About this RNA
Small-subunit ribosomal RNA from an uncultured bacterium, 1492 nucleotides, folded computationally.
RNA sequence: AUUAGAGUUUGAUCCUGGCUCAGAGCGAACGUUAGCGGCGGGCUUAACACAUGCAAGUCGAGCGAGAAAAGGGCUUCGGCCCUGAGUACAGCGGCGGACGGGUGAGUAAUACGUAGGUAACCUGCCCUUCAGUGGGGGACAACGGUCCGAAAGGACCGCUAAUACCGCAUUCGUUUCCCGGGUCCCCGGACCUGGGAAGGAAAGCUGCCCGCGUCCAAUUAGCUCGUUGGCGGGGUAACGGCCCACCAAGGCUUCGAUCGGUAGCCGGCCUGAGAGGGCGGACGGCCACACUGGGACUGAGACACGGCCCAGACUCCUACGGGAGGCAGCAGUGGGGAAUUUUGCGCAAUGGGGGAAACCCUGACGCAGCAACGCCGCGUGGAGGAUGAAGGCCUUCGGGUCGUAAACUCCUGUCGACCGGGACGAAAGCGGUUCGGCCCAAUACGCCGAGCCGUCGACUGUACCGGUGGAGGAAGCUCCGGCUAACUCUGUGCCAGCAGCCGCGGUAAUACAGAGGGAGCGAGCGUUGUUCGGAAUUACUGGGCGUAAAGGGCGCGUAGGCGGCCUAACAAGUCUCGUGUGAAAUCCCUCGGCUUAACUGAGGAACCGCACGGGAAACUGCUUGGCUUGAGUUCGGGAGAGGGAAGCGGAAUUCCGGGUGUAGCGGUGAAAUGCGCAGAUAUCCGGAGGAACACCAGUGGCGAAGGCGGCUUCCUGGAACGACACUGACGCUGAGGUGCGAAAGCUAGGGGAGCAAACGGGAUUAGAUACCCCGGUAGUCCUAGCUGUAAACGAUGAGUGCUGGGUGUAGGGGGUGUUAACCCCCCCCUGUGCCGAAGCUAACGCAUUAAGCACUCCGCCUGGGGAGUACGGUCGCAAGGCUGAAACUCAAAGGAAUUGACGGGGGCCCGCACAAGCGGUGGAGCAUGUGUUCAAUUCGACGCAACGCGAAGAACCUUACCUGGGCUCGAAGCGCAGUGGACCGGGGUAGAAACACCCCUUUCUCGCAAGAGACCGCUGCGGAGGUGCUGCAUGGCUGUCGUCAGCUCGUGUCGUGAGAUGUUGGGUUAAGUCCCGCAACGAGCGCAACCCUUAUCUCUAGUUGCUAACAGGUUAAGCUGAGCACUCUAGCGAAACCGCCCCGGAUAACGGGGAGGAAGGUGGGGAUGACGUCAAGUCCUCAUGGCCUUUAUGUCCAGGGCUACACACGUGCUACAAUGGUCGGUACAAAACGUCGCAAACCCGCGAGGGGGAGCUAAUCGGAAAAAGCCGACCUCAGUUCGGAUUGUAGUCUGCAACUCGACUACAUGAAGCUGGAAUCGCUAGUAAUCGCGGAUCAGCACGCCGCGGUGAAUACGUUCCCGGGCCUUGUACACACCGCCCGUCACAUCACGAAAGUGGAUGGUACUAGAAGCCGGUGGGCUAACCGCAAGGGAGCAGCCGUCCAAGGUGUCAUUCAUGAUUGGGGUGAAGUCGUAACAAGGUAACCAAU
Repeated sequence: AUUAGAGUUUGAUCCUGGCUCAGAGCGAACGUUAGCGGCGGGCUUAACACAUGCAAGUCGAGCGAGAAAAGGGCUUCGGCCCUGAGUACAGCGGCGGACGGGUGAGUAAUACGUAGGUAACCUGCCCUUCAGUGGGGGACAACGGUCCGAAAGGACCGCUAAUACCGCAUUCGUUUCCCGGGUCCCCGGACCUGGGAAGGAAAGCUGCCCGCGUCCAAUUAGCUCGUUGGCGGGGUAACGGCCCACCAAGGCUUCGAUCGGUAGCCGGCCUGAGAGGGCGGACGGCCACACUGGGACUGAGACACGGCCCAGACUCCUACGGGAGGCAGCAGUGGGGAAUUUUGCGCAAUGGGGGAAACCCUGACGCAGCAACGCCGCGUGGAGGAUGAAGGCCUUCGGGUCGUAAACUCCUGUCGACCGGGACGAAAGCGGUUCGGCCCAAUACGCCGAGCCGUCGACUGUACCGGUGGAGGAAGCUCCGGCUAACUCUGUGCCAGCAGCCGCGGUAAUACAGAGGGAGCGAGCGUUGUUCGGAAUUACUGGGCGUAAAGGGCGCGUAGGCGGCCUAACAAGUCUCGUGUGAAAUCCCUCGGCUUAACUGAGGAACCGCACGGGAAACUGCUUGGCUUGAGUUCGGGAGAGGGAAGCGGAAUUCCGGGUGUAGCGGUGAAAUGCGCAGAUAUCCGGAGGAACACCAGUGGCGAAGGCGGCUUCCUGGAACGACACUGACGCUGAGGUGCGAAAGCUAGGGGAGCAAACGGGAUUAGAUACCCCGGUAGUCCUAGCUGUAAACGAUGAGUGCUGGGUGUAGGGGGUGUUAACCCCCCCCUGUGCCGAAGCUAACGCAUUAAGCACUCCGCCUGGGGAGUACGGUCGCAAGGCUGAAACUCAAAGGAAUUGACGGGGGCCCGCACAAGCGGUGGAGCAUGUGUUCAAUUCGACGCAACGCGAAGAACCUUACCUGGGCUCGAAGCGCAGUGGACCGGGGUAGAAACACCCCUUUCUCGCAAGAGACCGCUGCGGAGGUGCUGCAUGGCUGUCGUCAGCUCGUGUCGUGAGAUGUUGGGUUAAGUCCCGCAACGAGCGCAACCCUUAUCUCUAGUUGCUAACAGGUUAAGCUGAGCACUCUAGCGAAACCGCCCCGGAUAACGGGGAGGAAGGUGGGGAUGACGUCAAGUCCUCAUGGCCUUUAUGUCCAGGGCUACACACGUGCUACAAUGGUCGGUACAAAACGUCGCAAACCCGCGAGGGGGAGCUAAUCGGAAAAAGCCGACCUCAGUUCGGAUUGUAGUCUGCAACUCGACUACAUGAAGCUGGAAUCGCUAGUAAUCGCGGAUCAGCACGCCGCGGUGAAUACGUUCCCGGGCCUUGUACACACCGCCCGUCACAUCACGAAAGUGGAUGGUACUAGAAGCCGGUGGGCUAACCGCAAGGGAGCAGCCGUCCAAGGUGUCAUUCAUGAUUGGGGUGAAGUCGUAACAAGGUAACCAAU
């Protein structure tokens, strides 16, 4: 000094694991916004091409030559002279153009960094020291002349100077070299000395050499012939194969050579807690390059950015003959690109070149300009101010919020604007002057030093300061579903859109868009890209591999890594101290300078590194000597399906021969194919052949693994045990390598009984290329060889040590005991199992055979898919194996465990669930509902759980629908204002009516009045209305699972957790009912009970009920008196509780039987419906959010429709008849209803009904007849005396009105139908079946619905099966939960990739060819001033020519790589395509792995 996490896989959980986010950074770009200043940075792309200007010159104190303009003077007007001026321009010569500046193409090492070496080197200018500075010679430019060329330029002749060039002489010498001699030595060299030749040294700079470090790929494994070394030579400043000749055959490489890809390196920068990771822009150091390639020259230095030559490409000029050019210098242009500036000012400062200097040059540099590109600073105002203004937004309409915000009041004055003042950066140099010193004859000049004065500023009238004025000129951007800080309204309606991940949007969106409000940052804010971080997600720090990705199939073993005990020595590692270095800048600390900060100055620390020197010796290492415990050797008796070879054996199958024997056998779910009268199957005998070895046999044995099983023999490997001795660390692991390696498969040759891919047939099936059956070939077997893979599994690498136990089993040994043997028992070693402690683990589980605690070595993993695929390589006869990617795509894919749900899983148990029964439906006719149809057939309800349902009653109305006609404050209600009038009522015209128009009649209350009020109508306003939509926005109500026995909670306990426990278990029950047990103990909602009804009885009460006794009375009758006993009515009670007995049961709960009882084991029936499920039903009962509509989707009216009708379905009624029909007679209910009503008697009508009206507001009167039944008669099996549809006619009733469209009556008509296919429904007792009665609705309309009673059965062995349900358990890839999930082909669209006849490009190798410029070499007959020589000539050189080397180029070939390619291959992705159903449940044939 220092370490933060979050979202996302699931119904939920834990884990693994990827993806994503929050942070910091940037040479940025884009969008949007923008006031000022300071300091920085600004082509990351095309090392693409460049117009124009500038970027390297300078020296007259090295040299020769030398103008003009202009000014002045003279003139004969032609011109001349002076100044300009020894100036300009140019030349010779010197120094500098090798620095400075740019760029990063190339380069993976000829580079860079760091530490060294050079005894193998160089060094101009500068500094220091020493010495010298003499005397000659010959040229060439400039210049002049002639000539060529368009130009650029050039040729020839002539003149000339020097610090240019060439000889000669002389001086010094510490040094070097050469020749010779000597001393020392680390053998490299150092030192001394004689001679010759030449200048050197230090600092500094460079060259060269060496150690270490320096990216990716092995789908690059071998590379190399000047290659490696030697000898000799050449060359260089210098070592060296640097080059050459010869000799040798080496050198490099898995510690990664070579080839390929990428890249300038570093100080540093960014990030990070650090270790690391990424980067190398600006600044600084080094390197490389300068249009591309090659080359040398000059020089101290270059193979030279603004020099030369050549070649190439490109551009420009041209008179077409030839020439010129190189911005990766500063500006600038085009181009490329998402993108990067002015053709600025100045040499004032700093620095550089030249010069003695003045000075000149300097796009280095100093400044300015442009762009918010970055960092830093400042401002856009401050204080007060509540009727909390207006306005916006929201609202539960009360209010809330923007908000002290504004207005308003009082202030301030930064920045900007304007006015004025006004720096630092300047010192040196130079000039002047004064003084001093030196020089000198000199107080001249000159030189040196000091003081004073003057001169020089691009930026710049800038910074800064003062003043004027006045809040005046100055705020945006992003976000607000979670992560993540910040919420509402409106619009939109899976559209438009958003999105970093998860995900939002299908009518109430905090997620889109707008608005209001809010959050964050702020002259910026967001987005995109990119780096590090988070990511312990490559794990050195700091991860893993049983099941999540991951242990090699198994041995042997090379390299390598690691290694027991003791001793001594060394000092490589290690530790410590010191020295040198680690440039500066940066980072850190302290202090200082700009008002502050950014920025910057100084000092310190640090730079974790490297080298050298001294020291230590524990550990590692190397070496020495020893040891025995690791390892090994020897001996002994045992065990074993260990391996190889040979031989042998019996059982069984099949086949062959024979005998017996006859019609079948075989096979299956059932069958068929098949075999069999030519004799099968069955059975007996004999024979052949191949393969495998029953029992023994065992979570027994052996082996490294694969694997090994009849018996015998031979050969052979290993392990265990026991024992004495021996060797003396000989060990462990093991990249490569090598061997072994199931099955299937391949090659060749055998063999072939059984079995059996392929194949054939039979079945099954929608299909069935399957499962089942009948056959059947490869193969299975042997020999030799190949293949080399498996779910080669303990899904668990090998080795060593350590860490509680229990119990089996195999081999060996020991002990105890025994006379002895075997056994039992105990102990030890080795192997092999099970259960479990600690510990570990995500959990499951592992647990001395570890998945515990540690060490060593090897292999392997890093999200899913693509894919173990493609390409390449390699192995293989092939099949194929090994090695092994990417594009693209997804937000997951996974492991374990949990709760459910599900299973053509299991166990237990219920229910009219099946079975056993009775009666139906499905066939007929009709009724009714639905589908369907239609202008409308209003709407809703759709498996059970819609369909005689809403509807307990559609002719109008209802009515919501259709057609048409009307109304618009509206059909109704409320408030206010105005107006008229009573209201009510009556009449007329047109009309289908509504409606419209007209007429008649008419006010009331209070008050003197004005006026007020009441009622009604009209007008206007506020506002109504909607059966319009959304039941997927809702309330309420309801259906259903299901009257099924379940659903939960508190506390405790267990589990990391979801959760579990309780609620499971043993019994029992109708029941989670109860009992017992139990880490549970309790509790709640359900069950049961409490409620109603029914069955028995007591009591109370008797009218309208009843009538036994008494009395009266009638044809009869509770009719009357009377009574309340009985029935009954309707109220309070009683009664039933397994209470009693017996048996069973754990003595319990409870069950079975019995007694008693009206009733017996919840007596019968009802009401009552847990947590929840189905987005179940209902916005058309009602209520209600939102949306829509307002001369209509409201409202009024008429007519129509809801009543349709080819057909289909549901629910019913009536039947098909004789257990019946018809007729006649006759008996017995309950419950409910009646004044808008029920209606008696009586009369009429065949009847429906009509007339009539007593009685009754009902235990009083009435509807009211109950029907089946019983008695009697007829019908006699027939489409009938069954059945009643349909139709005709005539009627009745209700109603304004029965046409569409009512019910009923009478007469006539008399259809289908003779018991109903597949299928299907109800019912377990007063039930089914059958018979009638009543009620609601209602004017009328009932086969429906809701009730009531009468008559009154059959059957239940039982729980295998179907359906539904409950509990436990199991599997699961399901959780929208099996109506689940999900696979593959095909079809369509789209994307990336592979193959492909080829095609095009780039790069490289190699062979041949070619050979510019140039160095070097040879030659040099041509040419030549200096030296020698009197000369001739010589020496020395030059051109030319030849040669070696060699760039571009050409030809051939090979390789690598990129692009493209008809066609083709698979792959990915894509709401609703096709075919099937493979997998997940026993997934309906268990699944999976490998091969065919």

The RNAcentral record of the sequence draws on ENA. The prediction has a mean pLDDT of 84. Rfam family: Bacterial small subunit ribosomal RNA. Rfam links the family to the GO terms ribosome and structural constituent of ribosome.